[in-house]
RNA sequence: UAAGCCACCACGGGAGAGACUGACGCCUUGAUAAAGGUUGGUCAGCGCCGAAGGAGCAACCGCCCCGGAAUCUCUCAGGCAAACGGACCGUUGUGGCGAC
Numbered sequence: 001u002a003a004g005c006c007a008c009c010a011c012g013g014g015a016g017a018g019a020c021u022g023a024c025g026c027c028u029u030g031a032u033a034a035a036g037g038u039u040g041g042u043c044a045g046c047g048c049c050g051a052a053g054g055a056g057c058a059a060c061c062g063c064c065c066c067g068g069a070a071u072c073u074c075u076c077a078g079g080c081a082a083a084c085g086g087a088c089c090g091u092u093g094u095g096g097c098g099a100c
Base pairs, nucleotide, nucleotide: 004097005096006095007094008093010091011090012089013088018046020045021044022043023042024041025038026037027036028035029034047080048079049078053076054074055073056072060068061067062066
């Protein structure tokens, strides 16, 4: 110090699955009863999704006692209009390592 590798910030892209049902709450109409509306509030119920996180097995890898391990699996959590979030990918920058 190059390619490259790792970490972080910023920007861009980024899927899946009920705008479910009921009750309460809120709004409107109404003399009352009641009726209608309600994506964003609370609770309950069933149905689903996997790409925050978490857990399990394992190809494989290592310094091979043991350990590290996924986009696989499970759904505890999270999510099921939009928004938010979002593994992962790309680009710039910052820091570290880095052969010759």
This is a predicted structure of a 100-nucleotide RNA (Glycine riboswitch aptamer) from a Rhodospirillaceae bacterium. The model forms 90% of the base pairs in the Rfam consensus. The source organism's lineage runs through Bacteria, Pseudomonadati, Alphaproteobacteria, Rhodospirillales and Rhodospirillaceae. The coordinates come from a structure-prediction model, not an experiment, and the mean pLDDT is 76.